The RNA shown here (transfer RNA) has 73 nucleotides and comes from Spizellomyces punctatus DAOM BR117. Its Rfam family is "tRNA". By type it is a transfer RNA.
RNA sequence: GUUCGCGUAGUCUAGUGGUUAUGACGUCUGCUUUACACGCAGAAGGUCCUCGGUUCAAACCCGAGCGCGAACA
Numbered sequence: 001g002u003u004c005g006c007g008u009a010g011u012c013u014a015g016u017g018g019u020u021a022u023g024a025c026g027u028c029u030g031c032u033u034u035a036c037a038c039g040c041a042g043a044a045g046g047u048c049c050u051c052g053g054u055u056c057a058a059a060c061c062c063g064a065g066c067g068c069g070a071a072c073a
Base pairs, nucleotide, nucleotide: 001072002071003070004069005068006067007066010025011024012023018056027043028042029041030040031039049065050064051063052062053061
């Protein structure tokens, strides 16, 4: 340089057009314990990478950009 894939909570991840975006780990609170851990219950935490377009409606489709990765050169 060319081609392809990916970008969603602190981390990992489901969701591939339809109106409160899912779960696990982690964090916080409570219960339990002499105390800690485990366990149980609850809570907080998301401009869905950015901008623009299509659509009645976009995390999802299209374009550009940015970042990461892979293959080829």